[in-house]
Context: one part of a larger RNA
RNA sequence: GCCUACGAGUUGUCCUGUCCGGCGAGGUUAACCCCUGGAAAGGGGGGGAGCCGAAGCGAAAGCGAGUCCUAAUAGGGCGCUGAGUCGGGCGGGGCAGACGCGAAACUUUGCGAUCUACCCAUGGCCAGGCUGAAGUCCCGGUAACACGGGAUGGAGGGCCGAACCGGUAAGCGUUGAAAAGCUUUCGGAUGAGCUGUGGGUAGGGGUGAAAGGCUAAUCAAGCUGAGAAAUAGCUCGUACUCCCCGAAAUGCCUUUUGGGGCAGCCUCGGGUGGACGGUCGCGGAGGUAGAGCUACCGAUUGGAUGCGAGGGCCUCACCGCCUAUCAAAUCCAGACGAACUCCGAAUGCCGCGACGUAAUGCCCGGGAGUGAGCCGCGGGGUGCUAAGGUCCCGCGACGAGAGGGGAAGAACCCGGACCGGCAGCUAAGGUCCCCAAGCGUACGCUAAGUCGAGAAAACGUGGUGCGGCUGCAGUGACAGCUAGGAUGUUGGCUUGGAAGCAGCCAUUCAUUCAAAGAGUGCGUAACAGCUCACUAGUCGAGCGGCCGUGCGUGGAUAAUAAGCGGGCGUCAAGCGUACCACCGAAGCUCCGGAUUCUGCCGUAAGGCAGACUGGUAGGGGAGCAUUCCGUGCCCGGCGAAUCCGCUGCGCGAGCAGCGGUGGAGGGCACGGAAAAGCAAAUGUAGGC
Numbered sequence: 001g002c003c004u005a006c007g008a009g010u011u012g013u014c015c016u017g018u019c020c021g022g023c024g025a026g027g028u029u030a031a032c033c034c035c036u037g038g039a040a041a042g043g044g045g046g047g048g049a050g051c052c053g054a055a056g057c058g059a060a061a062g063c064g065a066g067u068c069c070u071a072a073u074a075g076g077g078c079g080c081u082g083a084g085u086c087g088g089g090c091g092g093g094g095c096a097g098a099c100g101c102g103a104a105a106c107u108u109u110g111c112g113a114u115c116u117a118c119c120c121a122u123g124g125c126c127a128g129g130c131u132g133a134a135g136u137c138c139c140g141g142u143a144a145c146a147c148g149g150g151a152u153g154g155a156g157g158g159c160c161g162a163a164c165c166g167g168u169a170a171g172c173g174u175u176g177a178a179a180a181g182c183u184u185u186c187g188g189a190u191g192a193g194c195u196g197u198g199g200g201u202a203g204g205g206g207u208g209a210a211a212g213g214c215u216a217a218u219c220a221a222g223c224u225g226a227g228a229a230a231u232a233g234c235u236c237g238u239a240c241u242c243c244c245c246g247a248a249a250u251g252c253c254u255u256u257u258g259g260g261g262c263a264g265c266c267u268c269g270g271g272u273g274g275a276c277g278g279u280c281g282c283g284g285a286g287g288u289a290g291a292g293c294u295a296c297c298g299a300u301u302g303g304a305u306g307c308g309a310g311g312g313c314c315u316c317a318c319c320g321c322c323u324a325u326c327a328a329a330u331c332c333a334g335a336c337g338a339a340c341u342c343c344g345a346a347u348g349c350c351g352c353g354a355c356g357u358a359a360u361g362c363c364c365g366g367g368a369g370u371g372a373g374c375c376g377c378g379g380g381g382u383g384c385u386a387a388g389g390u391c392c393c394g395c396g397a398c399g400a401g402a403g404g405g406g407a408a409g410a411a412c413c414c415g416g417a418c419c420g421g422c423a424g425c426u427a428a429g430g431u432c433c434c435c436a437a438g439c440g441u442a443c444g445c446u447a448a449g450u451c452g453a454g455a456a457a458a459c460g461u462g463g464u465g466c467g468g469c470u471g472c473a474g475u476g477a478c479a480g481c482u483a484g485g486a487u488g489u490u491g492g493c494u495u496g497g498a499a500g501c502a503g504c505c506a507u508u509c510a511u512u513c514a515a516a517g518a519g520u521g522c523g524u525a526a527c528a529g530c531u532c533a534c535u536a537g538u539c540g541a542g543c544g545g546c547c548g549u550g551c552g553u554g555g556a557u558a559a560u561a562a563g564c565g566g567g568c569g570u571c572a573a574g575c576g577u578a579c580c581a582c583c584g585a586a587g588c589u590c591c592g593g594a595u596u597c598u599g600c601c602g603u604a605a606g607g608c609a610g611a612c613u614g615g616u617a618g619g620g621g622a623g624c625a626u627u628c629c630g631u632g633c634c635c636g637g638c639g640a641a642u643c644c645g646c647u648g649c650g651c652g653a654g655c656a657g658c659g660g661u662g663g664a665g666g667g668c669a670c671g672g673a674a675a676a677g678c679a680a681a682u683g684u685a686g687g688c
Base pairs, nucleotide, nucleotide: 001688002687003686004685005684006683011096012095013094014093015092016091017090018089019088020087021086022085023084026052027051028050032046033045034044035043036042056063057062066078067077068076069075099237100236102234106227107226108225110223111222117201118200119199120198121197122196123195124194125193126191128160129159130158131156135152136151137150138149139148140147164188165187166186169184170183171182172181203219205215206214207213240623241622242621243620244619245618250263251262252261253260254259264370265369266367267366268365269364270363271362272361275360278355279354280353281352282351283350284349290343291341292340297337298336301333302332303331304330308326309325310323311322312321313320373398375396376395377394378393379392380391381390382389403414404413405412418593419592420591421590423589424588425587429583430582431581432567433566434565438580440579441578442577443576444575445574451569459554460553461552463551464550465549466548467547468546469545470544471543472542480538481537482536483535484534486511487510488509491505492504493503517532521530522529594613596611597610598609599608600607601606624677626674627673628672629671630670631669632668633667634666635665643660644659645658646657647656648655649654
């Protein structure tokens, strides 16, 4: 892991609903007793104690279809105008282990120191080698000591190192040879040493050179039995089929926040009877969007005026005068605000009426689940006008929704799957190939492979298309080429210099001219020089400026090879506009069939028509199968159950027939009762 077997809403009682049955203003007995029976289960009879109901109201006295409050024959509260009760089934609740399994723990009774910790008693063990303390002796030495030397001596938690005791480092081992080992290496090895035997200390206790260590492979409180099915607002699991409906992730409260109570939303039964929803019309409440502000409050820019202040002048002081400063208030102009409003929509909301006839709505009662939501779009708060952020509101989707599209992808786009069909039409999206359908038609645009990942900005762009306005132009424009571009004058000032060209000034003037600035740029120290404006000639047809707009282009940088799904595509297979055709889904249609509901027909069986039939939590309904029991009827050695195969029937759970197997029981109908259905619980046991 698989297979087989086992494996989870039960039982008792009380309450509350509902269905069925008995009796009914009543209903019913409990213990217990008697009879019967096999003194069993059971059956029949007795037993009226008690319980529920038939009257309520008040705290009560009490009164009573009323009563209480009260002064009240105002008013108001609760009641009265009759249905219960007993039993059975089912739904739900309470009490019990109460659907099953699961703690960490707590209490208590015992058992443990044959492991290990420490202690007590009594024994045992430590190859060999090294070092050489005190003391002593001798010699030297001293006044005597001290002291020095030699010898002797044999001290030490001394040194090296086996046994022994350890366990430093690495490797191996890691379903091991081993639930702690092996190899190499390493520490102690006369000591606080190691060890045998016997004994002692026990669970909030022991023991501990102290690590929360050890206390029998168990220790921040051992093991075992019991309380005990502790408790578990937690996790997991919870078993056959089909049909109808179908949520919630919100509000308030909660030692409450992953739990609950009430409400909301779902379902079932009963009642009401069109009360619901939509559109239109009419009538309302309102202060949002917007807008506005000499309409308030607050904030605010410029200007005018300027209280007051600052500064200056004057002065003994008061006063007075002045102002390139600040500035109240007022006026003019401009503009701002969720908590401003002189104004003020659209929607939405409330009411009335009309239309419309299918579903709804509301009330009472039984049963729930939900009370982590999440994404998109729109209106907002918060945040950074950040987040797949967070908090509200409206709508939609997912949740609980399959199908088609979007390459892939809960939420986006299309569209809501009863079943079958090798039939048709469409939606979104597509129609060159992968890949179903157009290399469709017409007219434009794009040259970047832009398109073609998502998005790319400010700012650039004599890339190119279109539109508008305007200037110049056969009296010859624009570009190019040839020539001119002068004179007063080096204008004045300034300056070392300033001559068109550092800077300043100006009536930047005048002259000659076809034209030529007191000079457009380069240049010089300053001149010079080059050039431009301007003019003529040449040439011979369009040339400039501005605005708007389409497509493109630069801006454009990320880490393995590549970011249209790919191939690929350029009068397109790209982009824009218009049009035709086609493909394309579980949508729609067609054919056949089924469920449910409604209507009609029918005594019924049923038929016809219309609509409906996605679905998690969850509510409701109808069934299948297993075991046993009752009644009735059947099958079976001429072959029961079982197992295997085939065929048929049923929407399905399943059922039947036939053949084989097997060798003794089994079935049907209607009722009844349950140890009544397994894929999951790291489920339990066995097998493989």
Predicted 3D model of a 688-nucleotide part of an RNA (large-subunit ribosomal RNA, domain II) from an anaerobic digester metagenome. Rfam family: Bacterial large subunit ribosomal RNA. Rfam links the family to the GO terms structural constituent of ribosome and ribosome. A reference for the family is Yusupov et al. (2001), "Crystal structure of the ribosome at 5.5 A resolution", Science. The full RNA is in RNAcentral, with records from SILVA. Its mean pLDDT, the model's own confidence on a scale to 100, is 86.